The RNA shown here (transfer RNA) has 72 nucleotides and comes from a bacterium. The RNAcentral record of the sequence draws on ENA. Rfam family: tRNA. It is annotated as a transfer RNA. Model confidence (mean pLDDT): 81 of 100.
RNA sequence: GGGAGCAUAGCUUAAUGGUUAGAGCGGGCUCCUUAUAAGGGCUUAGUCUGGGUUCAAUUCCCAGUGUUCCCA
Repeated sequence: GGGAGCAUAGCUUAAUGGUUAGAGCGGGCUCCUUAUAAGGGCUUAGUCUGGGUUCAAUUCCCAGUGUUCCCA
């Protein structure tokens, strides 16, 4: 220098244009227990940035940023 992939909650991740963006772990409160652990209930929190297409975008397109890999 060229090419490809990825970016969603604190972490790991699901969601192939529409119906409330879900789950596990984690955090908080609470029940249970003499207490702890385990277990139950409630709760917490998110689409990398900017533009475009569309009635509607996490999803499609463009640019940027970050990151991983391949070629030179």